[in-house]
Small-subunit ribosomal RNA, 5' domain from an uncultured bacterium, 502 nucleotides, folded computationally.
Context: one part of a larger RNA
RNA sequence: ACGAACGCUGGCGGCGUGCUUAACACAUGCAAGUCGAGCGGAAAGGCCCCUUCGGGGGUACUCGAGCGGCGAACGGGUGAGUAACACGUGAGCAACCUGCCCCUGACUUCGGGAUAAGCCUGGGAAACCGGGUCUAAUACCGGAUGCGACCAUUGCCCGCAUGGGUUGGUGGUGGAAAGCUUUUCGGUCAGGGUUGGGCUCUCGGCCUAUCAGCUUGUUGGUGGGGUGAUGGCCUACCAAGGCGACGACGGGUAACCGGCCUGAGAGGGCGACCGGCCACACUGGGACUGAGAUACGGCCCAGACUCCUACGGGAGGGAGGGGUGGGGAAUAUUGCGCAAUGGGCGGAAGCCUGACGCAGCAACGCCGUGUGAGGGAUGACGGCCUUCGGGUUGUAAACCUCUUUCACCAGGGACGAAGCUUUUGUGACGGUACCUGGGGAAGAAGCGCCGGCCAACUACGUGCCAGCAGCCGCGGUAACACGUAGGGCGCGAGCGUUGUCC
Numbered sequence: 001a002c003g004a005a006c007g008c009u010g011g012c013g014g015c016g017u018g019c020u021u022a023a024c025a026c027a028u029g030c031a032a033g034u035c036g037a038g039c040g041g042a043a044a045g046g047c048c049c050c051u052u053c054g055g056g057g058g059u060a061c062u063c064g065a066g067c068g069g070c071g072a073a074c075g076g077g078u079g080a081g082u083a084a085c086a087c088g089u090g091a092g093c094a095a096c097c098u099g100c101c102c103c104u105g106a107c108u109u110c111g112g113g114a115u116a117a118g119c120c121u122g123g124g125a126a127a128c129c130g131g132g133u134c135u136a137a138u139a140c141c142g143g144a145u146g147c148g149a150c151c152a153u154u155g156c157c158c159g160c161a162u163g164g165g166u167u168g169g170u171g172g173u174g175g176a177a178a179g180c181u182u183u184u185c186g187g188u189c190a191g192g193g194u195u196g197g198g199c200u201c202u203c204g205g206c207c208u209a210u211c212a213g214c215u216u217g218u219u220g221g222u223g224g225g226g227u228g229a230u231g232g233c234c235u236a237c238c239a240a241g242g243c244g245a246c247g248a249c250g251g252g253u254a255a256c257c258g259g260c261c262u263g264a265g266a267g268g269g270c271g272a273c274c275g276g277c278c279a280c281a282c283u284g285g286g287a288c289u290g291a292g293a294u295a296c297g298g299c300c301c302a303g304a305c306u307c308c309u310a311c312g313g314g315a316g317g318g319a320g321g322g323g324u325g326g327g328g329a330a331u332a333u334u335g336c337g338c339a340a341u342g343g344g345c346g347g348a349a350g351c352c353u354g355a356c357g358c359a360g361c362a363a364c365g366c367c368g369u370g371u372g373a374g375g376g377a378u379g380a381c382g383g384c385c386u387u388c389g390g391g392u393u394g395u396a397a398a399c400c401u402c403u404u405u406c407a408c409c410a411g412g413g414a415c416g417a418a419g420c421u422u423u424u425g426u427g428a429c430g431g432u433a434c435c436u437g438g439g440g441a442a443g444a445a446g447c448g449c450c451g452g453c454c455a456a457c458u459a460c461g462u463g464c465c466a467g468c469a470g471c472c473g474c475g476g477u478a479a480c481a482c483g484u485a486g487g488g489c490g491c492g493a494g495c496g497u498u499g500u501c502c
Stems, first nucleotide, its partner, number of pairs: 001500002004498005011369006017362002019327001024325003030320001033070003038067002041063002045061001046059005077280003087204002090201004096197002101193008109143004118133006149173006155166004179185001206252003213243003218240008256276003259270004282303005305316004333359001335358003341355001342353004372402004382393004406443001408438005416429001419426002446491005451472003457486005467474002
């Protein structure tokens, strides 16, 4: 010093922190939706009309399901794997991509065919799966126009170079769009920016030689393929290389860093919380979609496990937040709220958000504060010791005079709110903090130690017993070392013990 645990003890508050073990298994609800200003619509509620009181119709305030868009690749978790361009540091890409957002320019044209929902119907225990028929779009398809792109050829400029640039020319290929609407919000193409990412290189940081040789896509070249892009990334052929005692290859261990702890420093140890980066999401493999995928709460296959079943077949994945079992010395509530901050969608209102903001539990840590203050001796009582005179506990108590922090009771009572909405409203925390008043010393002290190291000594009990102990060592009849008591010393809502690091 600690993410600690254990023992004894425990008043209050603030701020932090809290499964280090089984990346063990998980009941239940919650953690990612949103848009009706894209679309056809109307399951439910509202409103209006009719009603034989069963219901029917309308509307679109609103909206289930569906089509469509954006988001779901963020945010949140964990540390298994990884000794590696994973991370850190410093460079590079004349070898690259980038949705939403910002800026600039131009455009937003003409057509078409479907399909879900719906209706009818079939199969199935269910999960769900068909058949027929109808319909819409910012869904889908075709045409036109259009910079830029690509190919060929050519001009100019730049670079050490593979090459790069060109708002130069000609020809060819292929190639855009979407509407909704009240202001408005959009869509397409191209260029630039921003942000985020991809790739390459330098250097750096573990143990082991009781691992000494390793390597055949291996090292390089050419052609081809693949990718957003370089590359042996992949493939065919050619060459025979490449790495290694400056430790290759193998084995063990481990996510890395900013930092944290310690130390005068040098150094050593660590990587919990917070922040950056990486990897993973029951185990292994695979691709799809997309601007973007380790796709945790997506899909497919296989495996282990759990559950449902009408035995034909299905469902699941907490290393999200709570919670349960288990493991363990050991680690919390199945809480409140979207008021704030941030995120997704939306024109907005708003909806969603176990991110987050708060509250709860725990002396786990740090900090603050209280448990009273002053006076009070013929030095009471009691306890302990005693040389029996007394000493000590000890101003300690009693008693007197005060005070009321904290806690308790009563009254008042926020900031956090800007924004949004609109003239009204909006705070989970919370009737909390804070302020005022009230009563009464009232409700609030323990733990370890006292042989030396090391601060603090006597008595009794015990008699190498019972026991103590970090080391030296104590105990066998006067033990300052065991046990108890009185006294003392040290810390104090803590004090000790154990573990680990310096």